[in-house]
RNA sequence: CUCUGACAAUAGCAAAUUCAUUGAAAAAUGAAGACGCAAAACUACGGACCUAAGGCAUUAGCUAAGGCUGCCGAGUUACCGAA
Numbered sequence: 001c002u003c004u005g006a007c008a009a010u011a012g013c014a015a016a017u018u019c020a021u022u023g024a025a026a027a028a029u030g031a032a033g034a035c036g037c038a039a040a041a042c043u044a045c046g047g048a049c050c051u052a053a054g055g056c057a058u059u060a061g062c063u064a065a066g067g068c069u070g071c072c073g074a075g076u077u078a079c080c081g082a083a
Stems, first nucleotide, its partner, number of pairs: 004081002012037002017032006035070001041076003045073003049067002054063003
């Protein structure tokens, strides 16, 4: 350095749920809380998925310019060091 990830060490993140705020919603943020995570760090770039205010539609409904990276892939960067 590469591969890899110990019942090692140090630090880190935080699901469900509850409360508050924002939002049309999905959801986000903050506080509490830990199911888990070795990239559960960053980027909505590809796919999947969620929502449908507005728009379209006689209705049913369709639609992302809204979300989601803790669904998968891709790109970028990073701590530790047993076998």
Model confidence (mean pLDDT): 85 of 100. c-di-GMP-I riboswitch aptamer from Virgibacillus salinus, 83 nucleotides, folded computationally. Taxonomically the source falls in Virgibacillus (Bacteria, Bacillati, Bacillota, Caryophanales). Of the family's consensus pairs, 95% are formed in the model. RNAcentral holds the sequence, with entries from ENA and Rfam.